The RNA shown here (SAM riboswitch aptamer (S box leader)) has 114 nucleotides and comes from a soil metagenome. The RNAcentral record of the sequence draws on MGnify. Rfam family: SAM riboswitch aptamer (S box leader). Rfam describes the family as follows. The SAM riboswitch is found upstream of a number of genes which code for proteins involved in methionine or cysteine biosynthesis in Gram-positive bacteria.

């Protein structure tokens, strides 16, 4: 700093999974999870391009035109990571608006992935 967006098919396997705990949804024997193969996607890190802000410098006159430095957008990509249901699946704790008092909606904290 992100986390409403993106990408799965085949082998092997056999009952679970969706990070814990509670609740709820929801995937799963039309095969979970786990490993293995090839495949994707995305982001870091890197590379170049555009413009923009700042800051120096020179030219020259209200601009140019070089340098460094931010943050943003295209591209491209060698390696490593991660990722390929469902917004991080939803909610749980504060707040604030609304309320038929049963909740809803928006915000923000924890947690937690990258």
């Nucleotide at each position: 700093a992100u986390c409403g967006a993106g990408a799965g098919a085949g082998g092997c396997u056999g009952a679970g999974g969706g990070a814990a705990c509670c609740g709820g949804c929801c995937c799963g024997u039309u095969g979970a999870a786990g490993c293995c193969u090839c495949g994707g996607c995305a982001a870091c890190c890197u590379g170049u391009c555009c413009g923009c802000u700042g800051c120096g410098a020179g030219c020259g006159u209200c601009g140019c035109u070089c340098g460094c430095a931010g943050a943003g957008g295209g591209c491209a990509u060698a390696g490593g990571u991660g990722c390929c249901a469902a917004u991080c699946c939803c909610g749980g704790c504060c707040g604030a608006g609304c309320u038929u008092c049963g909740g809803c909606u928006c915000g923000g904290a924890u947690g937690g992935a990258u």